The RNA shown here (SAM riboswitch aptamer (S box leader)) has 117 nucleotides and comes from a marine eukaryotic metagenome.

[in-house]
RNA sequence: CUUAUUCAGAAUGGCUGAGGGACCGGCCCUACGAAGCCAGACAACCGGUUUAGUAAUCCAGUGGAUCUAAACACGGUGCCAAAUCCGUCGUAAGCAUAUAACUUUACGAGAGAUGAG
Numbered sequence: 001c002u003u004a005u006u007c008a009g010a011a012u013g014g015c016u017g018a019g020g021g022a023c024c025g026g027c028c029c030u031a032c033g034a035a036g037c038c039a040g041a042c043a044a045c046c047g048g049u050u051u052a053g054u055a056a057u058c059c060a061g062u063g064g065a066u067c068u069a070a071a072c073a074c075g076g077u078g079c080c081a082a083a084u085c086c087g088u089c090g091u092a093a094g095c096a097u098a099u100a101a102c103u104u105u106a107c108g109a110g111a112g113a114u115g116a117g
Base pairs, nucleotide, nucleotide: 001117002116003115004114005113006112012039013038014037015036019029020028021027024087025086026085040080042078045076046075047074048072049071050070051069052068053067057065058064059063084111088109089108090107091106092105093104
């Protein structure tokens, strides 16, 4: 940089001892123990294994797979307060005679996070 996902799920014990929730603002969590480490839990993104299948794709052909579906935390990651804790911008709808403002919803963009490349 590209792409997919981002309101699902999951924290108990030991060591340790003051911070943490990305940044900024807010609002929170935290000595009834933060962050970290070890064990543990959750999770099917990539790989792997197993089972089943053949609409599309591929190979060859009426059956197989590098394809599809499901299962399994085995390998690589990830993750385990609150929606990514909330927020920013645009468009449309709503409110309004109309514009601005405000608020809500939908879609898109931006920022961030994680995987794969």